Predicted 3D model of a 108-nucleotide RNA (SAM riboswitch aptamer (S box leader)) from a candidate division WOR-3 bacterium.
Of the family's consensus pairs, 94% are formed in the model.
It matches the Rfam family "SAM riboswitch aptamer (S box leader)". About the family: The SAM riboswitch is found upstream of a number of genes which code for proteins involved in methionine or cysteine biosynthesis in Gram-positive bacteria.
Its mean pLDDT, the model's own confidence on a scale to 100, is 82.
RNA sequence: UUCUCAUCAAGAGAGGCAGAGGGACGGGCCCUGUGAAGCCUCGGCAACCGGUUCUGAGUUGCAGAACGGCGUGGUGCCAAUUCCCGCCCGAAAAGGGAGAGAUGAGUG
Repeated sequence: UUCUCAUCAAGAGAGGCAGAGGGACGGGCCCUGUGAAGCCUCGGCAACCGGUUCUGAGUUGCAGAACGGCGUGGUGCCAAUUCCCGCCCGAAAAGGGAGAGAUGAGUG
C1' cells in the first nucleotide's frame, strides 16, 4: 500500500522542550502566544485482538457467553457525535442510506 469484515452518541490529561499552527479534504464553526503541530516523561481510557473462566458439541482446535477483581500482553485513543454539513431518499426539519475518513482484525 490492495481488498474484506467489524466499530465509530460512551470513555480518558498533566508536566517539560519547542514556537504557529491545528481540527483528514471543501464550506462552516471552533481550538490556539492564558502556547498550535511535533518530540519526550509520567498519567489515564477501554474499542479490537489477545488472556482467563464457563457452556456446547466432541477434540487438542471450533462456536457461544461472561470477566478489566487480566490494563507490568499487542495495537489504538485521551476538545467539541468522525465538531457539523458535503452525495442520495425526504418540500423542509427530523430520520435513514451511501461515500470519505479513523481504528482494529484478517488478506495479497